A computed fold for a 517-nucleotide part of an RNA from an uncultured bacterium, annotated as small-subunit ribosomal RNA, 5' domain. The prediction has a mean pLDDT of 83. The full RNA is in RNAcentral, with records from Greengenes.
[in-house]
Context: one part of a larger RNA
RNA sequence: GGAUGAACGCUAGCGGCAGGCUUAACACAUGCAAGUCGAGGGGGAUAGUAGCAAUACUAGAGACCGGCGCACGGGUGCGUAACGCGUAUGCAAUCUACCUUUCACAGAGGGAUAGCCCAGAGAAAUUUGGAUUAAUACCUCAUAGUAUAAUACCUUGGCAUCAAGGAAUUAUUAAAGUCACAACGGUGAAAGAUGAGCAUGCGUCCCAUUAGCUAGUUGGUAUGGUAACGGCAUACCAAGGCAACGAUGGGUAGGGGUCCUGAGAGGGAGAUCCCCCACACUGGUACUGAGACACGGACCAGACUCCUACGGGAGGCAGCAGUGAGGAAUAUUGGACAAUGGGCGCAAGCCUGAUCCAGCCAUGCCGCGUGCAGGAUGACGGUCCUAUGGAUUGUAAACUGCUUUUGUACAGGAAGAAACACUGGUUCGUGAACCAGCUUGACGGUACUGUAAGAAUAAGGAUCGGCUAACUUCCGUGCCAGCAGCCGCGGUAAUACGGAGGAUCCAAGCGUUAUCC
Numbered sequence: 001g002g003a004u005g006a007a008c009g010c011u012a013g014c015g016g017c018a019g020g021c022u023u024a025a026c027a028c029a030u031g032c033a034a035g036u037c038g039a040g041g042g043g044g045a046u047a048g049u050a051g052c053a054a055u056a057c058u059a060g061a062g063a064c065c066g067g068c069g070c071a072c073g074g075g076u077g078c079g080u081a082a083c084g085c086g087u088a089u090g091c092a093a094u095c096u097a098c099c100u101u102u103c104a105c106a107g108a109g110g111g112a113u114a115g116c117c118c119a120g121a122g123a124a125a126u127u128u129g130g131a132u133u134a135a136u137a138c139c140u141c142a143u144a145g146u147a148u149a150a151u152a153c154c155u156u157g158g159c160a161u162c163a164a165g166g167a168a169u170u171a172u173u174a175a176a177g178u179c180a181c182a183a184c185g186g187u188g189a190a191a192g193a194u195g196a197g198c199a200u201g202c203g204u205c206c207c208a209u210u211a212g213c214u215a216g217u218u219g220g221u222a223u224g225g226u227a228a229c230g231g232c233a234u235a236c237c238a239a240g241g242c243a244a245c246g247a248u249g250g251g252u253a254g255g256g257g258u259c260c261u262g263a264g265a266g267g268g269a270g271a272u273c274c275c276c277c278a279c280a281c282u283g284g285u286a287c288u289g290a291g292a293c294a295c296g297g298a299c300c301a302g303a304c305u306c307c308u309a310c311g312g313g314a315g316g317c318a319g320c321a322g323u324g325a326g327g328a329a330u331a332u333u334g335g336a337c338a339a340u341g342g343g344c345g346c347a348a349g350c351c352u353g354a355u356c357c358a359g360c361c362a363u364g365c366c367g368c369g370u371g372c373a374g375g376a377u378g379a380c381g382g383u384c385c386u387a388u389g390g391a392u393u394g395u396a397a398a399c400u401g402c403u404u405u406u407g408u409a410c411a412g413g414a415a416g417a418a419a420c421a422c423u424g425g426u427u428c429g430u431g432a433a434c435c436a437g438c439u440u441g442a443c444g445g446u447a448c449u450g451u452a453a454g455a456a457u458a459a460g461g462a463u464c465g466g467c468u469a470a471c472u473u474c475c476g477u478g479c480c481a482g483c484a485g486c487c488g489c490g491g492u493a494a495u496a497c498g499g500a501g502g503a504u505c506c507a508a509g510c511g512u513u514a515u516c517c
Base pairs, nucleotide, nucleotide: 001517002516003515004514006513007512008511009510010509013368014367015366016365017364018363019361020360021326026324027323028322030321031320032319035068036067037066040065041064046059047058048057049056050055075279076278077277084204085203086202087201088200089199090198091197094196095195099192100191101190102189103188104187105186107141108140109139110138117130118129119128120127121126147172148171149170150169151168153166154165155164156163157162177184178183205251206250207249212242213241214240217239218238219237220236221235222234223233224232254276255275256274257273258269259268260267261266281302282301283300284299285298304315305314306313307312332358334357335356336355340354341352342351343350344349371402372401373400374399381393382392383391384390385389408452409451410450411449412448416443422437423436424435425434426433427432428431460506461505462504463503464502465487466486467485471501473500474499475498476497482489483488
């Protein structure tokens, strides 16, 4: 000198764009953050219309079964020195819901169960028994091959185990309807896309005042397990494996893209944003599922908090706000789904603290303003001096003319919206494409524009001995009070302390502290 997620002191007019618990992965009151589908099913509280009523028609909440989603999105950095991450390969050792393309198919039956109803238990959380009922829930049978498995065969290829293709025999495994106008779905197979899993080469902090470490340990055989290879697991057999090219142990730490600095080489950092990983009160376990060993799922143990009728129960903000605590220190218990995106749905739509916005904070960067021109009796006042007079403050002020950014008042007022749906039309044609119209804005009466009057509403901070730009000015103090980054200053003429005048540098900021280069 540059930089910062900064803090502190003094000061403060505005706007745009960013950023905002670096500490206690400390504990959390309250609200919200994941639902959706009636075009899968049983059902239907309730309301309305007509009717004297019976009844008919229409709309239809909550709960339940079922499907899809809840593995995304959002948070944090505890752990981890590791194939965790980065990079480059491989899988002839693998899986992939929804989506796209292609081929083939959907035949016949059955038994339950929630709900509803009845009867109970309990303070509650919750829960028991009986009767009855449906499905795109569950089960059985049929049919099927380029699927799976076994047996033996042929062709081609390969780095090996083998892979691809062909044909044969045997065995095993499918399906679902709603509505019937159409549309949406279902099953099997193949391919793609997307996502994931695994393996490997190289790279990846400090300590040798850590030198030896290792029994599932290293390898083999067999079996099991997995989507898949593998000591992944088990049994048996062998005695190996790693290490001064740093094993093992200890400490520290999420990694990268990037960011800061520097001419570069390097050095330092890992906030915001993006990718990957790990975690969800602490530890463990699996279930469901295409996918989890699952933040707002389950079970067990523990710590803590809460309720209790003492028998027993409930909970998990490292989601968004917010509270306490810790700390030098970090914001609103806001608005909207209008846009973008996500989930479900044929759709209308519903949900969405993702997101988009608004609020707070000079925390940073950038921009603008606080007037401009003229004006010398060089005014008054202040300060200083060699003191009837001069110097300086200083064109500074007064005064004259001009302008109105900004602010104030009034008026107008966006873009972000294109779609979906609906209506009409055109084309081919019975379901699509295109065109036109129409509808939808949280921000927000915001940005922006215009008009009016009026210099009106707006400057501070640090420094002035040298380094280092700026006083050999005055007063006070007198090794005191104090200053100080280093050298140093102060003991009676202090340009170094405190005040005043003047000056210098930055400027809505200026200084100090901390950290990095």